[in-house]
Molecule: SAM riboswitch aptamer (S box leader)
Organism: Planococcus sp. PAMC 21323
RNA sequence: UCUUUAUCGAGAGAAGUUGAGGGACUGGCCCUAUGAAACUUCAGCAACCAGCCGAAAGGUAAGGUGCUAAAUCCAGCAGGCAAGAAAUUGUCUGACAGAUGAAAA
Repeated sequence: UCUUUAUCGAGAGAAGUUGAGGGACUGGCCCUAUGAAACUUCAGCAACCAGCCGAAAGGUAAGGUGCUAAAUCCAGCAGGCAAGAAAUUGUCUGACAGAUGAAAA
C1' cells in the first nucleotide's frame, strides 16, 4: 500500500514544551490565544488481539494496539415512508467514503 472480516448513537484528560490552526475529503456547522495541531509525561476509557479464570455464557486487565469535544459532529449516492401546491422538510433502510482491530499478500 492493497485484500478480507468485525465494530463504529456507550465510555474516558490533566500537566509541560510550543504557538495557529483543527474536526479525513466537499458543503454545513462547530472547536480554538480562557491556547489549535504536534511532541513529552502521567492518568483514564474500552475489551479487538494475546494472556489468565471458566464446560459455556461470561469475567479479568499485569502484555500488543486503539481511543479520551460534539453520533464517524451532520449531510454527500440510491431508495422507501410521512407532510407540503411546489420548493423543500422530517424519518428510515441500504450503499459509498472514513476510522480502529484482527488475518492475509